[in-house]
RNA sequence: UACUUAUCAAGAAAGGCAGAGGGACAUGGCCCGUUGAAGCCUUAGCAACCAGCAUUGUGGCUGGUGCUACAUCCAUCCGGUUUACGGGAAGAUAAGUU
Numbered sequence: 001u002a003c004u005u006a007u008c009a010a011g012a013a014a015g016g017c018a019g020a021g022g023g024a025c026a027u028g029g030c031c032c033g034u035u036g037a038a039g040c041c042u043u044a045g046c047a048a049c050c051a052g053c054a055u056u057g058u059g060g061c062u063g064g065u066g067c068u069a070c071a072u073c074c075a076u077c078c079g080g081u082u083u084a085c086g087g088g089a090a091g092a093u094a095a096g097u098u
Base pairs, nucleotide, nucleotide: 002097003096004095005094006093007092008091013043014042015041016040017039021032022031023030026076027075028074029073044068045067046066048065049064050063051062052061053060072090077087078086079085
């Protein structure tokens, strides 16, 4: 990298450097941004998965990844009374396999 499984409408900040973009891809929207975007560093926080310890009504602690604007920001593929809504595709995260 690829494959498999699970989850994705909840939750969670600040400082420094930096200096114009960003919100995964493509399109159409919509939003965020010099009252500093992306990126890097530090600390803090949230709690999805895995491991260990403890517990055996409770769901605690530590560690490994992860995450901390807007539903995965919304829609675009299918079904539908073309509404509500549901399913898929793609993506993200974790674990396992290769």
The prediction has a mean pLDDT of 82.
A computed fold for a 98-nucleotide RNA from Filimonas sp., annotated as SAM riboswitch aptamer (S box leader).
It was read from a public genome assembly, where an Rfam model found it.
Of the family's consensus pairs, 97% are formed in the model.